[in-house]
Context: one part of a larger RNA
RNA sequence: CUGGGCGUAAAGGGCACGUAGGUGGCCAGGCAAUUCGGUCGUGGAAUACCGACGCUUACCGUCGGUGCGCCGGCCGAAAAUACCUGGCUCGAGGGCGUGAGGGGUCGCUGGAACUCCUGGUGGAGCGGUGAAAUGCGUAGAUAUCAGGAGGAACGCCGGAGGCUAACGCGAGCGACUGGCGCGUCCCUGACACUGAGGUGCGAAAGCCGGGGGAGCAAACAGGAUUAGAUACCCUGGUAGUCCCGGCUGUAAACGAUGGACACUAAGUGGGGGAGGGCUUGCCUUUCCCUGCUGCAGCUAACGCGUUAAGUGUCCCGCCUGGGGAGUACGGCCGCAAGGUUAAAACUC
Repeated sequence: CUGGGCGUAAAGGGCACGUAGGUGGCCAGGCAAUUCGGUCGUGGAAUACCGACGCUUACCGUCGGUGCGCCGGCCGAAAAUACCUGGCUCGAGGGCGUGAGGGGUCGCUGGAACUCCUGGUGGAGCGGUGAAAUGCGUAGAUAUCAGGAGGAACGCCGGAGGCUAACGCGAGCGACUGGCGCGUCCCUGACACUGAGGUGCGAAAGCCGGGGGAGCAAACAGGAUUAGAUACCCUGGUAGUCCCGGCUGUAAACGAUGGACACUAAGUGGGGGAGGGCUUGCCUUUCCCUGCUGCAGCUAACGCGUUAAGUGUCCCGCCUGGGGAGUACGGCCGCAAGGUUAAAACUC
């Protein structure tokens, strides 16, 4: 260098933007670097292959012939790739019109519940469990009514429904703002795809500084259970959970399925848009998203099946027996916790 793979056997990077690089639509002309043909040169000896010969044969040796990746010169071909020139519109982008949405950021507001505080009523229990006890309560609890304070989360709508690149996003209103679909076919004219490095985003927990703290609740304490019970159950309860700023950068970050494009039966739902028909509430056409069933095909099977795990092309990432080990050492990053890159001995 080559092979086979990556839904569940080892293997898709958590996600995106994008640098280098790789790859790249249609038509015409040019060039001849790649490519192809011819010819000449070069390709030392040995080795290799074929033949003959010599050691009694073989190995080995001698002689002759052939071959030798590749490279160079000249002549020629022009389909393909590259390059140059000109053009095109279907890829891509833009304009105009219109639409749906918990997409993002900031601010303001609201009701239910909860806890606490104050006051009224009331008077012996409450709470909790399998049963209890710890706990709370005559210094008046639980219950109930009125008022006040506070923090967090937003019931119904709500849907296998919507949006986002992923993480993720549900009370209402406002401001600012990103993306997407459809219609038109008006503009640009290949401006494209992927993407090593790089950069940004990235649940929860955790960390630093400052605030906040109702409920919940690691740790912790007590009560039970038990042979024990450093648990499961109960009563409490601190970090934390919340906000602002800064770090961390992980996950069963999952569709365990990288991205893009093209092609390949049908049927039936859900969401969004546009058009047509008519008997105005149905029929029908088309585009996008999202499910289910299933032909061909694929698959070890399970299953996948126009949202492919089918058939192809391009680019990236990754795998190569189990343990040792996602560890050690070193590098880089981090305040730390640790992250990332990543072995070997040994062993089966």
Small-subunit ribosomal RNA, central domain from an uncultured bacterium, 348 nucleotides, folded computationally. The RNAcentral record of the full RNA draws on Greengenes.